[in-house]
Order: sequence, then C1' cells, then structure tokens
RNA sequence: GGGAAGUUAGCUCAGCCGGGAGAGCGUUCCCCUCACACGGGAGAGGUCGCAGGUUCGAGCCCUGUACUUCCCA
Repeated sequence: GGGAAGUUAGCUCAGCCGGGAGAGCGUUCCCCUCACACGGGAGAGGUCGCAGGUUCGAGCCCUGUACUUCCCA
C1' cells in the first nucleotide's frame, strides 16, 4: 500500500426484507428469609464508532473517515 470481517446498554451479543432499539449477565428497588443465598416482580441505563448523502422514514442502503482483528504485498 491492497483486501476481508467487526464497531448497537457497564460486559457478551441479537436485530431476518428500511417502519416499536432488544436479550442474557451485571446494576437499583420491592417481595420472599431471623439473615444471606436461591427464587419471583418492577425499574434505570444506548449520540446504534464518527461525518455527510438517499428516502416520507436509516441500526439496516450509498460515500468518506476512525479504531480493532485477520489475510496479501
């Protein structure tokens, strides 16, 4: 220098074909218990890497760019 994959909640990851941003774990509160653990219930938490573009509408499509991993030179 060329190419591929990835980037979504604190962590690990879904999100199929453009139309409500989600799961598990963690965390807060409540119930249960003498208490703890287990179990049950409720809640908080996200500029979807960043900037543009297309569209009535973008996590998803297009362009540029940053970072991580890998391959080629």
A computed fold for a 73-nucleotide RNA from an uncultured Lachnospiraceae bacterium, annotated as transfer RNA. The sequence was found in a public genome assembly. Its mean pLDDT, the model's own confidence on a scale to 100, is 83. It matches the Rfam family "tRNA". It is annotated as a transfer RNA. Gene Ontology term of the family: triplet codon-amino acid adaptor activity.